[in-house]
A computed fold for a 93-nucleotide RNA, annotated as Glycine riboswitch aptamer.
RNA sequence: AUGAAAAUAGACAGAGAGACUGCAGAUUUUGCAGCGCCGACGGGGAAAGCAUGGGAAUGUGAAACUCUCAGGCAAAAGGAUGUUUAUGGGACG
Repeated sequence: AUGAAAAUAGACAGAGAGACUGCAGAUUUUGCAGCGCCGACGGGGAAAGCAUGGGAAUGUGAAACUCUCAGGCAAAAGGAUGUUUAUGGGACG
């Protein structure tokens, strides 16, 4: 000043998968047991590369990948992410 990004808050949009079965209770919600599933909150894993090392190894190392621990599988809630508004800040010139 013709003002970038991170971050915070509001609004809008926002997927997936059994309203499963049995017993008990119960107005709806619930508890226990059983099998089947989902990944886009959270959590775990580790590739190339890089570093140390004579070497072996060790450390570091991402995700929307992967595992499903937690969580979820009608609605509600939640929900990565996107758009937008405001705050913010001062990159760049």
Its mean pLDDT, the model's own confidence on a scale to 100, is 81.
The RNAcentral record of the sequence draws on Ribocentre.